c-di-GMP-I riboswitch aptamer from a Desulfobulbaceae bacterium, 75 nucleotides, folded computationally. The sequence was found by an Rfam model in a public genome assembly. The model forms 94% of the base pairs in the Rfam consensus. Its Rfam family is "c-di-GMP-I riboswitch aptamer". Rfam links the family to the GO term cyclic-di-GMP binding.
RNA sequence: UUGAGAUAAAGCCAAACCUGCUGCAAGGCAGGGACGGAAAGCCACGGGUCUUUGAAAGACAGCCGGGUUGCCUGA
Numbered sequence: 001u002u003g004a005g006a007u008a009a010a011g012c013c014a015a016a017c018c019u020g021c022u023g024c025a026a027g028g029c030a031g032g033g034a035c036g037g038a039a040a041g042c043c044a045c046g047g048g049u050c051u052u053u054g055a056a057a058g059a060c061a062g063c064c065g066g067g068u069u070g071c072c073u074g075a
Base pairs, nucleotide, nucleotide: 004073005072012037013036017032018031019030020029021028022027035062041068042067043066045065046064047063048060049059050058051057052056
C1' cells in the first nucleotide's frame, strides 16, 4: 500500500418500540432502548420502494449496485 475480519481484545454504530420537537406526508432531529452491522461513516449517480400541495416535488444510504473516506487487530 492492497486485501481480509477470527468462538479474540479494546472500542464504534444503533432496528423495533417509548417520549419530546418538526414536516401535508413519507420521514427527520434529540433522549431512552438494542434487532442487528464490519463501514449500519458520507454521497441521491443508477435501479427500487415509499409520500404528497402531483404531469412535478420530496423521503429512504439499516433495499441493491456504484463512488469516496476511515478505525482496530492475529494471520